[in-house]
RNA sequence: CGGGCCGUGGCGCAGUGGUAGCGCGCACCUUUGGGGUGGGUGAGGUCGUGGGUUCAAGUCCCACCGGCCCGA
Numbered sequence: 001c002g003g004g005c006c007g008u009g010g011c012g013c014a015g016u017g018g019u020a021g022c023g024c025g026c027a028c029c030u031u032u033g034g035g036g037u038g039g040g041u042g043a044g045g046u047c048g049u050g051g052g053u054u055c056a057a058g059u060c061c062c063a064c065c066g067g068c069c070c071g072a
Base pairs, nucleotide, nucleotide: 001071002070003069004068005067006066007065010024011023012022013021018055026042027041028040029039030038048064049063050062051061052060
């Protein structure tokens, strides 16, 4: 310098144009003599940044930033 993949709650991930979800974790309630387990409820996200396309973008396009890999 060129190419590919990835970036979404605290962590791991799903979501392939139409209300942002799941598991773990966290808080509270319940279950227990107490704890663990089980059950229930809830909080927590400007979807890496900035533009563009569209009635509508996490999703499509462009640039940039960061991580990993390949090539020179």